[in-house]
RNA sequence: CCCUUAUCAAGAGAGGCUGAGGAACAGGUCCUGUGAAGCCCGGCAACCUGGCAGAAAUUGCUGAUGGUGCUAAAUCCUGCGGUAUUACCGAGAGAUGAGGA
Repeated sequence: CCCUUAUCAAGAGAGGCUGAGGAACAGGUCCUGUGAAGCCCGGCAACCUGGCAGAAAUUGCUGAUGGUGCUAAAUCCUGCGGUAUUACCGAGAGAUGAGGA
């Protein structure tokens, strides 16, 4: 890189370094020297793991041991199809975790 599967309308700093971009792609529309992206610290709690309870569970509790992850806006909205003509539903694409080859 690829396949399968679960979740994606919640949550999270007025910190330090740095110095111009960023929000996956396209169209839009936003954020940004009242510091972007990145790194450190802090925080959140999605999955696995750890601990406790339970006969067990696709169970509950615990940021708490760890492994990733996340820390502007619904995955920022739309993209394809259906229904409707305000929107909603389903997929596609994407992100994250776990398992596999």
The prediction has a mean pLDDT of 79. The RNA shown here (SAM riboswitch aptamer (S box leader)) has 101 nucleotides. Of the family's consensus pairs, 94% are formed in the model. It matches the Rfam family "SAM riboswitch aptamer (S box leader)". About the family: The SAM riboswitch is found upstream of a number of genes which code for proteins involved in methionine or cysteine biosynthesis in Gram-positive bacteria. The SAM riboswitch acts at the level of transcription termination control. It was read from a public genome assembly, where an Rfam model found it.